[in-house]
Context: one part of a larger RNA
RNA sequence: CUGGGCGUAAAGAGUGCGUAGGCGGUUGGGUAAGUCAAGGGUGAAAUCUCUGCUCUCAAGGCAGAAACUGCCCUUGAUACUGCCCGACUUGAGGACAGGAGAGGGAAGUGGAACUCUGGAAGUAGCGGUGAAAUGCGUAGAUAUCCAGAGGAACGCCAGUGGCGAAGGCGGCUUCCUGGUCUGUCCCUGACGCUGAGGCACGAAAGCUAGGGGAGCGAUCGGGAUUAGAGACCCCGGUAGUCCUAGCCGUAAACGAUGGGUACUAAGUGUGGGGGGAGCAUUACUCUCCGUGCUGAAGCUAACGCGUUAAGUACCCCGCCUGGGGAGUACGGUCGCAAGACUGAAACUC
Numbered sequence: 001c002u003g004g005g006c007g008u009a010a011a012g013a014g015u016g017c018g019u020a021g022g023c024g025g026u027u028g029g030g031u032a033a034g035u036c037a038a039g040g041g042u043g044a045a046a047u048c049u050c051u052g053c054u055c056u057c058a059a060g061g062c063a064g065a066a067a068c069u070g071c072c073c074u075u076g077a078u079a080c081u082g083c084c085c086g087a088c089u090u091g092a093g094g095a096c097a098g099g100a101g102a103g104g105g106a107a108g109u110g111g112a113a114c115u116c117u118g119g120a121a122g123u124a125g126c127g128g129u130g131a132a133a134u135g136c137g138u139a140g141a142u143a144u145c146c147a148g149a150g151g152a153a154c155g156c157c158a159g160u161g162g163c164g165a166a167g168g169c170g171g172c173u174u175c176c177u178g179g180u181c182u183g184u185c186c187c188u189g190a191c192g193c194u195g196a197g198g199c200a201c202g203a204a205a206g207c208u209a210g211g212g213g214a215g216c217g218a219u220c221g222g223g224a225u226u227a228g229a230g231a232c233c234c235c236g237g238u239a240g241u242c243c244u245a246g247c248c249g250u251a252a253a254c255g256a257u258g259g260g261u262a263c264u265a266a267g268u269g270u271g272g273g274g275g276g277a278g279c280a281u282u283a284c285u286c287u288c289c290g291u292g293c294u295g296a297a298g299c300u301a302a303c304g305c306g307u308u309a310a311g312u313a314c315c316c317c318g319c320c321u322g323g324g325g326a327g328u329a330c331g332g333u334c335g336c337a338a339g340a341c342u343g344a345a346a347c348u349c
Base pairs, nucleotide, nucleotide: 003321004320005319006318007303008302012317014201015200016199017198021194022193023192025088026087027086028085029084030083031082033081034080035077036076037075038074039073040072041071042070049065050064051063052062053061054060091191092188093187094186095184096183097182098181099180103177104176105175106174107173108172109171110154114150115149116148117147118146119145120144125136126135162169163168206247207246208245209244210243211242215241216240220236221235222234223233258316259315260314261313262312263311266294267293268292269291270290271289272288273287274286275285276284298305299304322349323348324347331342332341333340334339
């Protein structure tokens, strides 16, 4: 000496479920595979190391010792690990009783706004901008009222509020359905954690087929601006945005922070539940789960993190190893395609 890392420097897979594997609570007994000890066998010679001798020295040569860190056998030890048998309840799961919630799916339904259509009433403008123009309007628009149709989204409530593994989820009602929290401590008795492959889910855009189409609006046409204007602004407006079925599988899929467990000062706000005290709502106090802020110690290059850790440790997975070339080429797998995943090198600094 026997790597160091991954919030922002390169680096956490978008997320979950789970196969193999790795790792695994308390306790008794057995076994002796791992482990440890003693003895034996083997580990060719040369080489290496040490000691001595020898070519006048040296390189070299010779002799001896050590070493060859390994493997095998025998005997023994039994703390730890493994294996077998038994027990336990604190991990995990279940039961029972309650709770909160935009968690998911389906059906139905409501009001505001908007556009269109019909009617009423009414007249010369409306619209739009920095200013204009294109555009709309005497075939009667805009502004106003009534009626009807249609599609999409759900104001206030609304909150560093809630729920979900993530993507994400917001009018109301009903049905179906997942997860989660609290209390009791009744049951099972380690049934656990992680997870290469695999499987499933996965915003928007995009694709296929069929519907739908109010508003908005890539591409596109026109008006402006400008040196030009392939833009920003304006008038139109197709795909799309919406629904059903099926693909795609990506993202600044972000907390740019993988999952699990344990431990380590406080203070303060907020959401959900339980207990105590109290006549009692509130206030007070204890406690569990979540979500924020400020901060001891500690960590950090700094910024900052700080019981929701980026602190202290252990287990498992993923990933990084100078910049460009390049997430490219080639090959493979997947896809209807777009492309996705996997993923170099020459060369160059």
A computed fold for a 349-nucleotide part of an RNA from an uncultured bacterium, annotated as small-subunit ribosomal RNA, central domain. It matches the Rfam family "Bacterial small subunit ribosomal RNA". The coordinates come from a structure-prediction model, not an experiment, and the mean pLDDT is 90.